[in-house]
This is a predicted structure of a 112-nucleotide RNA (THF (Tetrahydrofolate) riboswitch aptamer) from uncultured Agathobacter sp. RNAcentral holds the sequence, with entries from MGnify.

RNA sequence: CAGAGUAGAAGUCACGCGUUAAGUGCCAAUGGACGGGAAGUUGCUGUUGGACGAAGAGUUGAGGUUGUGCGGUGUAUGACCGAAGAUUCGCGAUGUGCCUUCGCAUCCGCUG
Numbered sequence: 001c002a003g004a005g006u007a008g009a010a011g012u013c014a015c016g017c018g019u020u021a022a023g024u025g026c027c028a029a030u031g032g033a034c035g036g037g038a039a040g041u042u043g044c045u046g047u048u049g050g051a052c053g054a055a056g057a058g059u060u061g062a063g064g065u066u067g068u069g070c071g072g073u074g075u076a077u078g079a080c081c082g083a084a085g086a087u088u089c090g091c092g093a094u095g096u097g098c099c100u101u102c103g104c105a106u107c108c109g110c111u112g
Stems, first nucleotide, its partner, number of pairs: 001112003008102004013097004017092003026050007036108003056089005063081008
């Protein structure tokens, strides 16, 4: 002199969660971790409490209602309603992981 190296941020993809409202974001209190070490700033984050707030819809489907035909305790068929579950497309400052990009400043340290 140069370089490596965190927490974290953004984006893609994948697998999920919620959509009967959690999560995310906001406020307050309190705690925690953060280049290899020390201290420290700023962000990040756990817990508790508080305020605010949303995009759902389709298909299938047990069964039911009703009309018609047949006449047989019923049965066939059309229309309508339709639980649970499954599934499809969405929605959410949604969770996690890989990858890519960005990535602390002071002193000391590491590599060349």
Its Rfam family is "THF (Tetrahydrofolate) riboswitch aptamer". The literature on the family includes a 2010 paper in Chem Biol by Ames et al., "A eubacterial riboswitch class that senses the coenzyme tetrahydrofolate". Its mean pLDDT, the model's own confidence on a scale to 100, is 79.